[in-house]
Molecule: FMN riboswitch aptamer (RFN element)
Organism: Planococcaceae bacterium Storch 2/2-2
RNA sequence: AUUCAUCUUCGGGGCAGGGUGCAAUUCCCGACCGGCGGUAUGAGAGCAUUCUCGAGCCCGCGAGCGCAAGCUGAUGUGGUGUGAAUCCACAGCCGACAGUACAGUCUGGAUGGGAGAGGGUGGAG
Numbered sequence: 001a002u003u004c005a006u007c008u009u010c011g012g013g014g015c016a017g018g019g020u021g022c023a024a025u026u027c028c029c030g031a032c033c034g035g036c037g038g039u040a041u042g043a044g045a046g047c048a049u050u051c052u053c054g055a056g057c058c059c060g061c062g063a064g065c066g067c068a069a070g071c072u073g074a075u076g077u078g079g080u081g082u083g084a085a086u087c088c089a090c091a092g093c094c095g096a097c098a099g100u101a102c103a104g105u106c107u108g109g110a111u112g113g114g115a116g117a118g119g120g121u122g123g124a125g
Stems, first nucleotide, its partner, number of pairs: 002124009017029003031105002033095002035061004042053004056093002064071002075091005097108003
């Protein structure tokens, strides 16, 4: 290095502007947002070994629902290239439950839970 135990810290963003209406951040026009791990033809740093960053819709996980088994969203086209589900361009799509004028964005369960990330200590090695 690695591994086991334990303690600890961290660990989710977003309706501007307008229309209708008694009433809507819920409808309509429009705006905005993207948890965690993996993967990578991209980007950056370094003389170099190498390091850092890079997917909401590819794989998996978390959250949510369920007594449990288990269930659980969404991407195409074109370009480059040996190779693209990831790069570039364009167009599109998705988003728990409860409340309320119908909610990804408000309020609430939640000062909760959490995938996981960092650090300390001890043991093995």